A computed fold for a 72-nucleotide RNA from Promineifilaceae bacterium (SeqCode), annotated as transfer RNA. Rfam family: tRNA. By type it is a transfer RNA. Rfam links the family to the GO term triplet codon-amino acid adaptor activity. The coordinates come from a structure-prediction model, not an experiment, and the mean pLDDT is 83. Lineage of the source: Bacteria > Bacillati > Chloroflexota > Promineifilales (SeqCode) > Promineifilaceae (SeqCode). The RNAcentral record of the sequence draws on ENA.
RNA sequence: GGCGCCGUAGCUCAGAGGUAGAGCAAGGGACUCAUAAGCCCUGGGUCGUUGGUUCGAAUCCAAUCGGCGCCA
Numbered sequence: 001g002g003c004g005c006c007g008u009a010g011c012u013c014a015g016a017g018g019u020a021g022a023g024c025a026a027g028g029g030a031c032u033c034a035u036a037a038g039c040c041c042u043g044g045g046u047c048g049u050u051g052g053u054u055c056g057a058a059u060c061c062a063a064u065c066g067g068c069g070c071c072a
Stems, first nucleotide, its partner, number of pairs: 001071007010024004018055001026042004048064005
């Protein structure tokens, strides 16, 4: 330098055009003499960034930033 993959909640990851979810973690409740486990509830994300397409974009296109890999 060329090509490819990944970037979404604190963490690990879903979501493949119709106003974003799970598990774990966190907070609260009930239970218990008490703690833990299990049970119930709750909060939390302008989807790496910027532009474009579209009535509508996490999703499609382009550029760019970061990480990883292959080739040179």